Molecule: small-subunit ribosomal RNA
Organism: uncultured bacterium
């Protein structure tokens, strides 16, 4: 600082996600040492023990030890326990921060200043005695005091009442007059001079503290109205003190939209993270305040406390009891139990600082110093250092060559931080001595590389790659996404990055995030302008003068603790860590200047508003009334059979007279033409004419007022359409609703009805795509061209009225500059300003759900949350798509001609079957295809049933081996193979090789993956197309070229054009066929020639001519010519599409087999047969069959070959060999044509099928070959829906040849001639394709996307009879401590009185208040319910198709009715609707 993810791609927009810092942390793996820090975030749960605040004998009186000196203790009394230390529960409040008041107050000990201490007096603890289990109590009888109390005394103090100065905002200070009040303690030293600590009054200080106020720091408005002591007054009473703090009367106020009340939620601060900053987030440790001490209440004492380690009470609890009754409170420091993911010793010392007490010694101090535990964090060091390549060995890859761990190891050599042993040994202690830490930290020697490396990742973000396991499994994952047989993403391994005594995840916080926009953001189409108005509070505001001086700005100056931050210098070796300085610390506060801006107040001005006068346009609004045209409907006429309605029909209607036709009458609803991106209005929306009432513009003119303005939150009014109420109205049209049609249905679209309704009055509702999806005012910024309204000016006209120019006021196009993410906006801004509201913050959930207001209901407004998804969405781009649109091709279709589909057979496929029926092809583009040849071979497949195991076949090593290697009888065997008589070699440098055995690497595999693959190949398509530099446009994806006007078989070619070239396609070059020429001449033919073969060359180019076109390409006609406009036909297939096809043609990566999935042999299967489709053949005849006679090709092949005459056989052949290595021989074409017979017949068609008989070819024809003669003659009389092929030498019919091939299941395939049509008007429609526009929510690209019910699982959640907590307050009843008041007969040492008795004073008692606790009803919030409702999500569920093109009935939307469901329909609106024509304006020479 970014960065990944919506998409094919692209720009913006927008969310989610990461990289980074932090932390009282936890968890997984690991763990060497030291500093310096930190450590119950959960149950303010509930505790055992122990310690945490005592100490004074110099206040006292007394035990008790001691010979004394003296100590030592309870117990009075004095200080102190209100500090320190804990925690954070409560509490939105003057609790806390700051900056002030305090004239409204307090202060023990401490300081310093004044005055002072005189004289009595009465009591009680301690001890003795009693009760009690214990805490504890009791009554008597003594005693002291610095424990109490009386007089006295008064400088100063306090109170009432006078009097004077002087000050404030006020209640204040200061002096004085005379009255009334309050004091005191004593104890120790003593050289008896005195000294010290204490005592009491009083003023001052210094620290503490109380009160009050300004300002500041939170969530919700779905919390909108709160308040009865409530706001004020007067009088009383309380308090240190002000004060409704209390209390009596009075009075009706006080707080609230600048958020009161209410709920919820939390200790505040310094400061901590974090961030550039503004900010945000947070308040552990240290430091200030603040609150709390088991809940709740309460007072006591005290200077101080409504008191953590005090007291009453109430209450829960827990413990002890001898049942009578007691005792407790760790949120003090260790510990425990519980809770949780999780947080330490039941340590050590008071050495040090610090606190408390004492004259002091000196106690006491879990404050504090220290030290254990935990990597929890921060910082620091270490685990060795240097030489060392045969790059060892090993492990990992591997193209097998290597290549990496890696100088790393080893090995020499070094060196000791760490460690380990011995020794010495601190500061910290000012002043002899005393030190928990601590025999610690340093130091010194000494051994010895010794004791010490993990963990996380390696797809991209992100730094880091391979191998293997795994196969959508097991798992991974912060996004995006990996994993369905080659996974750098899962797991292991090696190897590499990160970071390092720690890595790493989890959680939580700021960043990033400009993603709440003060800094710093938006609102036509992405989320976002309230439907529209006036106009309230607030908010902003023309021009001048003058005064202020609130904001504003300067300056001085006070505060802003300390830590902390930042510099800067110093301490521990250094850092962390600490110690001084300094500085920030945008908050308050105070005082002085400034007077420009703003504000205030006073006075002017007119340019803003506003009146006025004077013209003017209009479907503004409201009422009454008249009008005609049309539809219906009703009466009469005329007049017959249909009428009507659709795509096509029907249901409806008429012969009781329909439609159609004329007259008449009735009733309602709208008001053609004019009527125009034309007028009015805030918007909603206003349309016939006349009349009345009325709001608003717009122009002139410059009389008037003098800023009266702008905009506007609530709250106010208006508001299409459907919808509610009441009453009318009802012609037409028309939800619901009925019937007829379509259709798999058809709960729609179409058709016939038709009922709310739809009109009007009154009243509700208040919603819309209520839209320019564009809030309202201002003003400033090129133009151009229409239109509406007045206006002025000049003109033409007599005049209407026209014309031309100018400033306004409305509505519309286009476009500068600017603006936008493009699209577009563009003086009617979405341009540049200013001032004001409203508004928005991923999607889905949901504009739902509770709640709360409005409505008469429907429903409206306001408005979340679980939860889930990494996306939704916007504009524009390429493409593809369309039951969009233009244009244009193809045997595409039409026109034809022959077929298929129907039979029989022949071949291929599916199925079925089987031991096997090997395998592959699969819409076009699989199915006479791989098969240019399955009896055995092939063969790959059964079966066995057999064989081999280094093999059938290939290399290499190593070792054997001479009658070797090869043959091989006989003899077993199906055969393969075995056996072996016997025959019997090559090369050589004589070493040997070669061969062959054995033995080890290895062969071998048609054994999987065509979705790992190379080649080759279908296919779209011989379709005209596909693309590139370089400029240019465009943020950009991309476009332009390549579009357009014309042509072409074509991106073929002209031409115009921001292009201008080029490539691969197209053509053209190449091969054939047709014309001539020329050379040669085997063959043919009688020489000789050239029909003819070979080879070569000419030959066509729209080259000439007419005419069209643009003076162009190019078309159209003609001449010429064997051919004419690419002359026929072949080669030849651009970028690329289907993950097409082939691992069985071959060739290969991986995988898998290896006495078997390898090899080899016999059989046997690929040839099976209920069916079904494909490709053919052969027919169904008479344009043919059969029979005789007869005429003419052209490819092509031929030596293990083709094989002539002759000769046998009815034939198929068979004997036989003649020619022929081929223009020579083989070799004879058929249709055809002559003749002859059949007569429409299951036939003299047709020939399947089957029986004999034989040939032939092979080892071998049972399964399974072909061919012949005889017999046999089945289906078939021309083929349903549907469907193929062909445009001329084609189609169709006819034979010939070829390859494979021993033979052949050849009707198939490739060629080859023979005889030879018919049609084509045309591009509407089907298929297939091109180019251009268009719309698109598609991009796996329409075989696409995509809704909504149902079903089924999950998961949050509303409603819900109730149930069952929390938590608030009010009413009423009981009422505890206690303080306050009354009472006060009980009791009553000191004062008074000689007593009696009085007086203070207590204890009881009674009332107020009161905690709590009972009873009764509520508010709010929660969990829980049997059933509901809808929603989320879930590879492969069921219905139907609603959306997206014109989605096939354009969508959307407000409202009403309907219906399984998406949805339909009715009524108003919108364009965010294709498409075609028409209007209007606009642009462009």
């Nucleotide at each position: 600082a970014g960065a990944g993810u919506u998409u094919g791609a692209u720009c913006a927009u927008g969310g989610c996600u990461c990289a980074g810092g932090a932390u009282g942390a936890a968890c997984g793996c690991u763990g060497g040492c030291g500093g310096c820090g930190u450590g119950c975030c959960u149950a303010a749960c509930a505790c055992a023990u122990g310690c945490a605040a005592g100490u004074c004998g110099a206040a006292c009186g007394g035990u008790c030890c001691g010979c004394a000196a003296g100590g030592a203790c309870a117990g009075u009394g004095g200080c102190g326990c209100a500090c320190g230390g804990g925690u954070g529960a409560g509490g939105a409040a003057c609790a806390c921060g700051u900056a002030g008041c305090u004239g409204a107050c307090c202060u023990g000990c401490c300081u310093c200043a004044g005055a002072g201490a005189g004289c009595g007096g009465g009591a009680u603890a301690a001890c003795g005695c009693c009760c009690g289990a214990a805490a504890g109590g009791g009554g008597u009888g003594c005693u002291a005091a610095u424990a109490c109390c009386g007089c006295g005394u008064a400088a100063g103090c306090u109170c009432a009442c006078g009097g004077g100065u002087u000050u404030u905002a006020g209640a204040g200070a200061c002096c004085u007059g005379g009255g009334a009040g309050a004091a005191a303690a004593g104890g120790c030293c003593u050289a008896c001079g005195g000294g010290u600590c204490g005592c009491u009054c009083u003023g001052a200080g210094a620290g503490g503290g109380g009160g009050c106020u300004g300002c500041g720091g939170c969530g919700c408005a779905u919390c909108a109205g709160g308040u009865a002591g409530u706001u004020g007054g007067u009088g009383g009473g309380g308090u240190a003190a002000c004060g409704g703090c209390c209390u009596a009367c009075c009075a009706a106020g006080c707080c609230a939209a600048c958020g009161a009340c209410g709920c919820g939620u939390c200790g505040g601060g310094g400061g901590u993270c974090u961030g550039a900053g503004a900010g945000g987030a947070u308040g552990a440790u240290c430091c200030c305040c603040c609150a709390c001490a088991c809940u709740g209440g309460g007072a006591c004492u005290g200077a101080g406390a409504c008191a953590c380690g005090g007291c009453c009470c109430a209450g829960a609890c827990u413990c002890c009891u001898a049942c009578g009754g007691g005792a407790g409170g760790c949120a003090g420091c260790a510990g425990u139990g519980a809770g949780g993911g999780a947080u330490a010793u039941u340590g050590c010392a008071c050495a040090a600082u610090g606190g408390g007490g004492g004259a002091a010694a000196c106690c006491c101090u879990g404050a504090u110093g220290c030290a254990g535990c935990g990597a929890c964090g921060c910082c620091g060091c270490g685990u060795g250092g240097g030489c060392g390549a045969u790059g060892a060995a090993g492990g990992u890859c591997u193209u097998c060559g290597g290549a990496u761990c890696g100088u790393a190891a080893a090995g020499c050599c070094c060196u000791u931080u760490u460690c380990u042993g011995u020794g010495u040994g601190a500061c910290g202690a000012g002043c002899a001595a005393g030190g928990a830490c601590g025999g610690u930290a340093g130091c010194a020697c000494a051994g010895g590389a010794a004791u010490a490396a993990g963990u996380c990742u390696c797809g991209g973000c992100u730094a880091a790659c391979u191998a293997c396991g795994u196969g959508c499994c097991a798992g991974c994952a912060g996004c995006c996404g990996c994993g369905g047989u080659a996974a750098a993403a899962c797991g292991u391994a090696g190897g590499a990055g990160g970071c390092a005594a720690g890595c790493g995840u989890u959680a939580u916080c700021c960043g990033g995030a400009g993603u709440u926009a003060c800094u710093g953001g938006g609102c036509g189409u992405a989320a976002a302008g309230c439907g529209c108005a006036a106009g309230u509070a607030g908010g902003c505001g023309g021009u001048u003068u003058a005064a202020c001086a609130a904001g504003u700005u300067g300056g001085u100056u006070g505060u802003g603790a300390a830590a902390g931050c930042g510099c800067c210098c110093g301490g521990c070796u250094a850092a962390a860590c600490u110690g001084g300085g300094c500085g920030a610390g945008g908050c308050c506060g105070a005082c002085c200047a400034a007077g420009a801006c703003u504000g205030u107040u006073a006075g002017g001005c007119u340019a803003g508003a506003g009146a006025g006068u004077g013209a003017u346009a209009g479907a503004g609004g409201g009422g009454c009334g008249c009008a005609g045209a049309a539809u219906u409907c009703g009466g009469g006429g005329u007049g017959u059979a249909g009428c009507g309605g659709u795509g096509a029909a029907a249901u409806g209607u008429g012969u009781a007279g329909a439609g159609a036709u004329c007259c008449c009458g009735a009733g309602g609803a709208a008001u053609a033409c004019c009527a125009g991106u034309g007028g009015g209005g805030a918007a909603g929306c206003c349309g016939g004419c006349g009349c009345c009432c009325u709001g608003g513009g717009u122009c002139a003119u410059a009389u008037c007022u003098g800023a009266c303005g702008c905009u506007g939150a609530g709250a106010u009014g208006c508001g299409a359409a459907a919808g509610c109420g009441u009453g009318g109205g009802g012609a037409g049209c028309g939800a619901a609703c009925g019937g007829g049609a379509u259709u798999a249905g058809a709960g729609a679209c179409c058709c016939c009805g038709g009922u709310a309704g739809u009109c009007c009055a009154c009243g509700c509702c208040g919603u819309a795509a209520a839209c320019g999806a564009u809030g309202c005012u201002u003003a400033c910024u090129a133009g151009g061209u229409g239109u509406c309204c007045a206006c002025c000016u000049c003109u033409c006209g007599c005049a209407a009225g026209g014309g031309a120019g100018g400033g306004g006021g409305g509505u519309g196009c286009c476009g500068a500059a600017g603006c936008c993410a493009a699209c577009g906006c563009g003086a009617u801004a979405a341009g540049u300003a200013a001032g004001c509201c409203g508004c928005c913050u991923g999607g889905g959930g949901a504009g739902u759900a509770c709640g709360g207001u409005c409505g008469c209901a429907a429903g409206g407004c306001u408005a979340a949350a679980a939860c889930u998804c990494a996306a939704a969405g916007g504009a524009a781009u390429u493409g593809a798509c369309g039951g969009g649109g233009g244009c244009c091709c193809g045997c595409a279709c039409a026109a034809g001609c022959a077929g298929c589909g129907g039979a029989g057979c022949g071949u291929g496929u599916g199925g079925u079957u089987u031991a096997a029926u090997u395998c592959g092809a699969g819409g076009c583009u699989a199915c006479a295809c791989g098969a240019a040849g399955a009896a055995c071979c092939u063969u790959a497949c059964c079966u066995g049933g057999g064989u081999u195991u280094u093999g059938a076949c290939a290399u290499c090593a190593c070792g054997g081996u001479g009658g070797u290697a090869g043959g091989g009888a006989a003899c077993c065997g199906a055969a393969a193979g075995g056996g072996g008589a016997c025959c019997g070699a090559c090369c050589u440098u004589c070493g040997g090789g070669a061969g062959c055995c054995g033995u080890g690497a290895c062969a071998g595999g048609u054994g999987c993956u065509g979705c790992a693959u190379g080649g080759c190949u279908g296919u779209c398509g011989u379709c005209a197309g596909c693309u590139c530099g370089u400029g240019u446009c465009g943020u950009g994806a991309g476009a332009u070229g390549u579009u357009c006007g014309g042509u072409u078989a074509a991106g073929u070619c002209c031409g115009a054009a921001a292009a201008c070239g080029a490539g691969c396609g197209c053509a053209a070059c190449c091969c054939u066929c047709g014309g001539u020429c020329g050379u040669a001449g085997u063959u043919a033919c009688a020489a000789g020639u050239g029909u003819c073969u070979a080879c070569g060359a000419c030959g066509a180019c729209u080259g000439c001519c007419c005419g069209g076109g643009a003076g162009a390409a190019c078309c159209g006609g003609g001449a010429g010519g064997a051919a004419g406009g690419u002359g026929g036909g072949g080669a030849u297939g651009a970028c690329g599409u289907c993950a097409a096809g082939u691992c069985a043609g071959c060739a290969u990566g991986g995988c898998c087999u290896u006495u078997a999935u390898a090899u080899c042999c016999a059989g046997g299967g690929c040839u099976a047969c209920a069916c079904a489709c494909a490709c053919g053949c052969u027919a169904c005849a008479a344009u043919g069959g059969u029979c005789g006679g007869u005429a003419c090709a052209g490819u092509g092949g031929g030596c293990a070959g083709c094989g002539a005459g002759g000769c046998c056989g009815c034939g198929a052949g068979g004997c036989g060999g003649a020619g022929c290595c081929a223009a020579u021989c083989c070799a004879g074409a058929a249709a055809g044509c002559c003749g002859a017979u059949c007569g429409u017949a299951g036939u003299u068609c047709g020939g399947a099928u089957u029986g004999c008989a034989g040939g032939c070819u092979g080892c071998a024809a049972c399964c399974c070959g072909c061919c012949u003669g005889c017999a046999u003659g089945a289906a078939g009389c021309c083929g349903g829906a549907g469907u193929u092929g062909c445009u001329a030498g084609u189609a169709a019919c006819c034979g010939c040849a070829g390859g494979u091939c021993g033979g052949c299941c050849a009707u198939a395939c490739u060629g080859c001639g023979g005889u030879g049509a018919a049609u084509a008007c045309g591009u509407u429609c089907c298929c297939g394709g091109g180019c251009c526009u268009u719309g698109u929510a598609c991009a796996c690209a329409c075989c696409g996307c995509c809704c909504g019910u149902c079903a089924c699982g999950u998961c949050a959640u509303g409603g819900g009879a109730g149930c069952u907590g929390g938590u608030c307050a009010c009413g009423c009843c009981u009422g505890a401590a206690g303080c306050c008041g009354u009472u006060g007969a009980g009791c009553g040492a000191a004062c008074c009185g000689c007593a009696a008795g009085g007086g203070a004073g207590c204890a009881g008692a009674c009332g107020u208040c009161g905690a709590a606790g009972g009873c009764a009803g509520g508010g709010c919030u929660g969990g829980u319910g049997a059933c509901u409702g809808g929603g989320a999500c879930g590879a492969a569920g069921u219905c139907g198709u609603a959306a997206c093109a014109a989605g096939g009935u354009a969508g959307c939307u407000g409202u009403a009715g309907c219906g399984g469901a998406a949805g339909c329909u009715g009524c108003g609106g919108c364009u965010g609707g294709a498409u075609c024509a028409c209007c209007u304006c606009c642009u462009u020479a």